[in-house]
Context: one part of a larger RNA
């Protein structure tokens, strides 16, 4: 000096990013128990008492109930919640990174949209086939929100998707005509040879016609997705209920709000502290909330994150004995 137990004056979180760790509670009876609440629950809330022997009475008995004894201590040793207050977040029991994350991530029961009439939809395979399901729309698939409660405004231009057929636009395929080769034949030529040239065949061309899809018309936003700007006005100031205009598809409604979202910001004001970038209540100037990529609330529940007290300690003022395994020395 490490490790790893124990005790420790006075203080008692003055340590620290943080009470990390320690410490402190701790059983059984009785007594008593608050806000809130979805009436179940908060609840073991908190918060007190008692707990050993002996002897009397009752009682079949555990055990009551009055007397008395002892000790520092009676659950005598050992195992055995710490608690409140306040807010965020996810309702909740669950799951999850096997070996750095347990969580506000994931499920969830609830909601909703959409698809699917049965040889279903959808997935797996080439396929046969299987699964779905020995189910049938009170069913199955996929998407998306996540318990309850209150409640989900406006926009359909875009992109999706659904529906529709009139007309534009279109592919193989079909094809009138048109062009070229090839040649029976034929015209000229004494001849070589030139020239024309039907049918076929056979290269090209290409009017017309020719679905679906696109274009177009509706329709949908718990569909992906969006939800302004200037500039003026009230008999102090300010501020604008109203007024003008330009722009959009339509301008963000309720509720929230310096927020797990706020840059300027440690915003202002209260509230807690002797002193508070953090917390909590309010404003509202939302850089750049906002309603199923759901809004805002909320009992109960978290090995959750945040602040705060009360107990309570060696975490710390500041260290100090000591026990016990190492290390180290010597053997």
């Nucleotide at each position: 000096c490490c490790g790893u137990g124990g005790c420790u004056a006075a203080g008692g979180a003055a340590c620290u990013a943080g009470g990390c760790a320690a410490a402190a509670u701790g059983g059984u009876c009785u007594c008593g128990u608050a806000a809130c609440u979805u009436c179940g629950g908060g609840a073991g809330a908190a918060g007190a008492g008692a707990c050993u022997c002996c002897c009397c009475u009752c009682g079949u008995g555990a055990g009551a109930g009055g007397g008395g004894a002892c000790g520092c201590a009676g659950u005598g040793a050992a195992g055995a919640g710490g608690c409140c207050c306040a807010g965020g977040c996810g309702a909740c029991u669950g799951u999850u990174u096997a070996a750095c994350a347990a969580a506000a991530a994931c499920a969830c029961a609830g909601g909703a949209c959409u698809c699917u009439g049965c040889a279903a939809a959808a997935u797996c395979g080439u396929a046969a086939g299987a699964u779905g399901a020995a189910g049938u729309a009170u069913a199955g698939g996929g998407u998306c929100u996540g318990a309850c409660a209150c409640c989900u405004g406006c926009c359909c231009g875009g992109u999706g998707c659904u529906g529709g057929a009139a007309g534009g636009u279109u592919a193989a395929g079909g094809a009138a005509g048109g062009g070229g080769g090839u040649u029976a034949g034929u015209g000229c030529g004494u001849a070589a040879g030139u020239g024309c040239g039907a049918a076929g065949c056979u290269c090209u061309u290409a009017a017309c016609u020719g679905a679906a899809g696109c274009c177009c018309c509706a329709g949908u936003a718990a569909a992906c997705g969006g939800c302004g700007g200037c500039c003026g006005u009230a008999a102090c100031u300010a501020u604008a209920a109203c007024g003008g205009u330009c722009c959009u598809a339509a301008g963000g409604u309720a509720g929230c709000g310096a927020a797990a979202u706020u840059c300027c910001u440690u915003g202002u004001c209260g509230g807690g502290u002797a002193a508070g970038u953090u917390c909590c209540g309010a404003c509202c100037u939302g850089c750049a909330c906002g309603a199923a990529u759901g809004g805002u609330g909320u009992a109960a529940c978290g090995a959750u994150c945040u602040g705060g007290g009360c107990a309570c300690u060696g975490u710390c003022u500041c260290a100090g004995c000591u026990g016990u395994g190492a290390g180290c020395u010597c053997g």
Predicted 3D model of a 331-nucleotide part of an RNA (large-subunit ribosomal RNA, domain IV) from a wastewater metagenome.
The RNAcentral record of the full RNA draws on SILVA.
Model confidence (mean pLDDT): 87 of 100.